[in-house]
This is a predicted structure of a 73-nucleotide RNA (transfer RNA) from a Patescibacteria group bacterium. The sequence was found in a public genome assembly. Rfam family: tRNA. The family's RNA type in Rfam is transfer RNA. From the family's description: Transfer RNA (tRNA) molecules are approximately 80 nucleotides in length. Taxonomically the source falls in Bacteria candidate phyla (Bacteria).
RNA sequence: GCCGAUGUAGCUCAGUUGGUAGAGCACGCCCAUGGUAAGGGCGAGGUCGUCGGUUCAAUCCCGACCAUCGGCU
Numbered sequence: 001g002c003c004g005a006u007g008u009a010g011c012u013c014a015g016u017u018g019g020u021a022g023a024g025c026a027c028g029c030c031c032a033u034g035g036u037a038a039g040g041g042c043g044a045g046g047u048c049g050u051c052g053g054u055u056c057a058a059u060c061c062c063g064a065c066c067a068u069c070g071g072c073u
Base pairs, nucleotide, nucleotide: 001072002071003070004069005068006067007066010025011024012023013022019056027043028042029041030040031039049065050064051063052062053061
């Protein structure tokens, strides 16, 4: 230098042939217990890597860039 994959909550990951995003763990409150753990309920937490484009509408499609990983030279 070229090619490919991945990028979504604090962490590990889903998701949608385009219609405003979810789970588990962790965190806060509550229930329950004589008390603790386990268990149950509720809640908070996201500009979906960045910038553009297409579209009435983009996490999803297109382009460039950034980061990580792998391959080729």